Predicted 3D model of a 337-nucleotide part of an RNA (large-subunit ribosomal RNA, domain IV) from Capsicum annuum. Lineage of the source: Eukaryota > Pentapetalae > Solanales > Capsiceae > Capsicum. The RNAcentral record of the full RNA draws on SILVA.
[in-house]
Context: one part of a larger RNA
RNA sequence: CUCUCUCUAAGGAACUUGGCAAAAUAGCCCCAUAACUUUGGGAGAAGGGGUGCCUCUUCACAUCAUAAAGGGGGUCAUAGUACCCAGGCCCGGGCGACUGUUUACCAAAAACACAGGGUCUCCGCAAAGUCAUAAGAGCAUGUAUGGGGGCUGACGCUUGCCUAGUGCGGAAGGUCAAGGAAGUUGGUGACCUGAUGACAGGGGAGCCAGCGACCGAAGCCCCAGUAAACAGAGACCAUAACUAUAACGGUCCUAAGGUAGCGAAAUUCCCUAUUGGGUAAGUUUUGACCCGCACAAAAGUCGUAAUGAUUUGGGCACUAUCUCGGAGAGAGGCUCU
Numbered sequence: 001c002u003c004u005c006u007c008u009a010a011g012g013a014a015c016u017u018g019g020c021a022a023a024a025u026a027g028c029c030c031c032a033u034a035a036c037u038u039u040g041g042g043a044g045a046a047g048g049g050g051u052g053c054c055u056c057u058u059c060a061c062a063u064c065a066u067a068a069a070g071g072g073g074g075u076c077a078u079a080g081u082a083c084c085c086a087g088g089c090c091c092g093g094g095c096g097a098c099u100g101u102u103u104a105c106c107a108a109a110a111a112c113a114c115a116g117g118g119u120c121u122c123c124g125c126a127a128a129g130u131c132a133u134a135a136g137a138g139c140a141u142g143u144a145u146g147g148g149g150g151c152u153g154a155c156g157c158u159u160g161c162c163u164a165g166u167g168c169g170g171a172a173g174g175u176c177a178a179g180g181a182a183g184u185u186g187g188u189g190a191c192c193u194g195a196u197g198a199c200a201g202g203g204g205a206g207c208c209a210g211c212g213a214c215c216g217a218a219g220c221c222c223c224a225g226u227a228a229a230c231a232g233a234g235a236c237c238a239u240a241a242c243u244a245u246a247a248c249g250g251u252c253c254u255a256a257g258g259u260a261g262c263g264a265a266a267u268u269c270c271c272u273a274u275u276g277g278g279u280a281a282g283u284u285u286u287g288a289c290c291c292g293c294a295c296a297a298a299a300g301u302c303g304u305a306a307u308g309a310u311u312u313g314g315g316c317a318c319u320a321u322c323u324c325g326g327a328g329a330g331a332g333g334c335u336c337u
Stems, first nucleotide, its partner, number of pairs: 001332008010323002014321001019318001027051005036041001038154001052075007076080001088316007095308002100112002117152007130137002155303002158300001161232001165230002167226002169223002173221003179215002183211006191202004234252004261295001262292001274288004
């Protein structure tokens, strides 16, 4: 010097991103316990007091004995849960209701999950959806108070507008493939004719090739609905007897133009917005305001008791975190031997 510890005058968070770390609290008994609340909690709330040893003594329940508890007196210590062991507490805000689960080995959370919570949708049983080429399996030895899928996520108050686009549903009409097909066109063709041959013209049935009225599913067009389906939710003028503002009015566009609630927010760029509280002093924090760059109603909105190794602000207690160092013990290192 490094590490692991012990103690430290006065101060007591001035340290620091941040009380990180350390200190403090601590057992048992008695007293006493607030706001709020889903009446269960909150709660070991908070905050006080007692506690050793010796001696005398008391007692209920079914008997005896003990334990435990109570009463009186005495006594020692700085200190009696004397070591060890053994909650720090309070007041606000955010998020998630809760217990739970998770990135084995950098993340435990506000993420995931969750409920005889909510809602939409599919499915009538040889069920739907799933696996398999199939047999079959599973769902399920279940049967709509059931099973599959999606979203939301206790509880409370609620969940407003838009069906134009996309998706889902329907099947009257239009369009429409392969395929089938009445018919029709051409080739070939026994055979006939020219003219006996080469050749030319015609030609039944069959075969080959082309066209083809008509039949022909889904899809698309179309039709009606549906947003707790995917989604979406304007702009510009002008107006009140100071000024300012605009309840009111006008124009354009749209499927409809954001309602309730909340709001500088885990969302606010400008921005340390403005203002009240907290501090001597506060980019953090909290209550408001609303000018919401770019909140918003089941990718739910707004509240909410309880809860959390969550996150953020303040306070009490406490301390070597610090002012600011010092002393000591042990281990390692280093130097000498």